[in-house]
RNA sequence: CACGCCAAAAGCCAAACCUGUUGUGAAACAGGGACGGAAAACCACGGGUCUAUCUAGAUAGCCGAGUUGCCGGA
Numbered sequence: 001c002a003c004g005c006c007a008a009a010a011g012c013c014a015a016a017c018c019u020g021u022u023g024u025g026a027a028a029c030a031g032g033g034a035c036g037g038a039a040a041a042c043c044a045c046g047g048g049u050c051u052a053u054c055u056a057g058a059u060a061g062c063c064g065a066g067u068u069g070c071c072g073g074a
Stems, first nucleotide, its partner, number of pairs: 012037002017032006035061001041067002045064003048059004
């Protein structure tokens, strides 16, 4: 400098689905539940997809960019 996040350990998040609530809706929140996730943490800036009562909104667990966090045999 490049590649890898492999090994271990402590933990973390939570898909589909079900129940309740909110919303025109996409969907969100809470509880249950685990498909998976090394950023499945934050962020709607760019693209994608979705909704719309067309002023806009949703999606970060679609991709990219930005910010931040945990372990550390080798």
Molecule: c-di-GMP-I riboswitch aptamer
Organism: Desulfocapsa sp.